RNAcentral holds the full RNA, with entries from ENA. This is a predicted structure of a 561-nucleotide part of an RNA (large-subunit ribosomal RNA, domain I) from a Planctomycetota bacterium.
[in-house]
Context: one part of a larger RNA
RNA sequence: GGUGCAUGGUGGAUGUCUAGGCGUGAUGAGGCGAUGAAGGACGUGGUAGGCUGCGAUAAGCCUGGGGUAGUUGUCAAACGAACGUUAAUCCCAGGAUCUCCGAAUGGGGAAACCCACCGUUACUGUGCAAGCAGAUAGCGGAACCUGCGGUUGAAUGUAUAGACCGUAUGGAGCCAACGCAGAGAACUGAAACAUCUAAGUAUCUGCAGGAAAGGAAAUCAACAGAGACUCCGCAAGUAGCGGCGAGCGAAAGCGGAAGAGCCCAAACCGGUCUUCGGACCGGGGUUGCGGGCGCUAUUCAGGAGUUACAAAAGCAAUACCAGCAGAAGAGUCUGGAAAGUCUCACGAUACAGGGUGACAGUCCCGUAUGCGACGGUGUUUGCUCUCCGUUAUGUUUAGCGUUCCAGAGUAGCACGGAUCUCGUGGAACUCCGUGUGAAGCUGGGGGGCCCACCCUCCAAGGCUAAGUACUCCAUCACGACCGAUAGUGGACAAGUAGGGCGACUGAAUGAUGAAAAGAACCCCUUUUAGGGGAGUUAAAAGUACCUGAAACCAUGUACCU
Numbered sequence: 001g002g003u004g005c006a007u008g009g010u011g012g013a014u015g016u017c018u019a020g021g022c023g024u025g026a027u028g029a030g031g032c033g034a035u036g037a038a039g040g041a042c043g044u045g046g047u048a049g050g051c052u053g054c055g056a057u058a059a060g061c062c063u064g065g066g067g068u069a070g071u072u073g074u075c076a077a078a079c080g081a082a083c084g085u086u087a088a089u090c091c092c093a094g095g096a097u098c099u100c101c102g103a104a105u106g107g108g109g110a111a112a113c114c115c116a117c118c119g120u121u122a123c124u125g126u127g128c129a130a131g132c133a134g135a136u137a138g139c140g141g142a143a144c145c146u147g148c149g150g151u152u153g154a155a156u157g158u159a160u161a162g163a164c165c166g167u168a169u170g171g172a173g174c175c176a177a178c179g180c181a182g183a184g185a186a187c188u189g190a191a192a193c194a195u196c197u198a199a200g201u202a203u204c205u206g207c208a209g210g211a212a213a214g215g216a217a218a219u220c221a222a223c224a225g226a227g228a229c230u231c232c233g234c235a236a237g238u239a240g241c242g243g244c245g246a247g248c249g250a251a252a253g254c255g256g257a258a259g260a261g262c263c264c265a266a267a268c269c270g271g272u273c274u275u276c277g278g279a280c281c282g283g284g285g286u287u288g289c290g291g292g293c294g295c296u297a298u299u300c301a302g303g304a305g306u307u308a309c310a311a312a313a314g315c316a317a318u319a320c321c322a323g324c325a326g327a328a329g330a331g332u333c334u335g336g337a338a339a340g341u342c343u344c345a346c347g348a349u350a351c352a353g354g355g356u357g358a359c360a361g362u363c364c365c366g367u368a369u370g371c372g373a374c375g376g377u378g379u380u381u382g383c384u385c386u387c388c389g390u391u392a393u394g395u396u397u398a399g400c401g402u403u404c405c406a407g408a409g410u411a412g413c414a415c416g417g418a419u420c421u422c423g424u425g426g427a428a429c430u431c432c433g434u435g436u437g438a439a440g441c442u443g444g445g446g447g448g449c450c451c452a453c454c455c456u457c458c459a460a461g462g463c464u465a466a467g468u469a470c471u472c473c474a475u476c477a478c479g480a481c482c483g484a485u486a487g488u489g490g491a492c493a494a495g496u497a498g499g500g501c502g503a504c505u506g507a508a509u510g511a512u513g514a515a516a517a518g519a520a521c522c523c524c525u526u527u528u529a530g531g532g533g534a535g536u537u538a539a540a541a542g543u544a545c546c547u548g549a550a551a552c553c554a555u556g557u558a559c560c561u
Base pairs, nucleotide, nucleotide: 001560002559003558004557005556006555007554008553009552015546016511017510020482021481022479023478024477025476026475027474028473029471030470031174032173039101040100041099042055043054044053046079047078049075050074051073061095062094063093064092065091066090070083071082072081106115107114108113117141118140119139120138121137122136123134124133125132126131144171145170146168147167148166149165150164151163152162178209179207180206181205182204183203189196193243219226220225230257231256232255233254234253240248241247261463262462263461264407268283269282270281271280272279273278288441291405292402293401294400295399296398297397300394302388303387304386305385313384314383315382316381317380318378319377320376321375323371324370325369329344330343331342333340345362346361347351353365354364355363412436413435414434415433416432417431418430422448443458444457445456446455447454498505499504518545521533522532523531524530
């Protein structure tokens, strides 16, 4: 020096655990904000700091309800000082306070700061008084835009612009995804690449709601018919589109979820006003086997309603936001400890689960079940309630007549684009831009160039629940989900420490024990370290603490050299 073995050290794997995550489902909620939000800064406790709470009334104040013996949040003890059965602390609801910044809004600004004005109150001075002035402080007011109502008022006569005043619980800003609209890539694929694809995706912008959008046929279909919209399954990877490459890709129809239909404009009638053109108001009326209007005949007492179709409110019930009641066991043995063993019992609408010194139906919290609200919030149901009509200018249906009305710079067309499965193609339909530009019910649109026949519908006005999408958030339940290099980045001071001028980036660190019983006292010493005794404990498990692998280091020993 090597090899083996043994004993230690170091190290923190493994095992076990869970305080935290992840996912799913159900129900709720789906907004907050000038009555100042979201988010912060700075303060605030008897005692330094972080977190939490709160705001100069500052871990809190008041009221009501619940609740019961202790309490002054937490890391985190200790000391100090207090409170509480005259009901504290705590939980729920409502109210008060709520510095400064922040949309930030008196002006400014390098956020949490600076500067100034007006009114009023306090104080001082002055004045006979009304009042005036002043340093400081308290309270209040004053941004912009928009709507509405006024006053005034140019060029310019009437006017208008503008200016000013009043008024508004109007707007603004924030917010995870979902929605609609406007704008709109590239990488990539095509084994290169240009049409194409990726994709109307990402991203940006505007606007909104609890959903949004869409919506009661100028729709489809095919000679049979259906009957608003939305969503799902099939149709179907079909019909098609496509450098007919890569790829893209319907619809009808069928089966389901849900189900709901309405209101204007106009004709006509009446009223008011009129510059005689018409305007406004009320009634009427709203569709396509046509409707309105006029005439004739006919029907008859109830019907509807707060999401559209007219619109407001109250009460009750009910759910949630604190809670309450809630069955039944003892002994024996082992042990540090009994819930384990053995013996004999009991409950069960409760043997879900968790805790307790090992494994507990009967010890604790709970669980099954039953009950509960001063106040607040929500929902549906019922009642009150509201509207229309009840003998007539009403309502229902039918027939006959009339030709009054039925959304115009619209439809269509040309050119240029977009969209649809449709890439310009034979290219309809739908939607934009520019130009042109009808008809009027004997009318008009569509049925994939176009024409005819036939069928079907009625554009150029509007509203509309449900079924559908999503989850920042609340409550509950569950998991052949993870178990500390996993699971969230985050079980710990976590968006923290740290990095970056900045946009931004971004960790690591869990476990003594049942209980601190956290080692009195003695000794060594290089003296806040470490060690040896003593003591605690079931065990040192000794705050570098459960278990304590390997690498690595040492000591001892055997053998080899």
About this RNA: Its Rfam family is "Bacterial large subunit ribosomal RNA".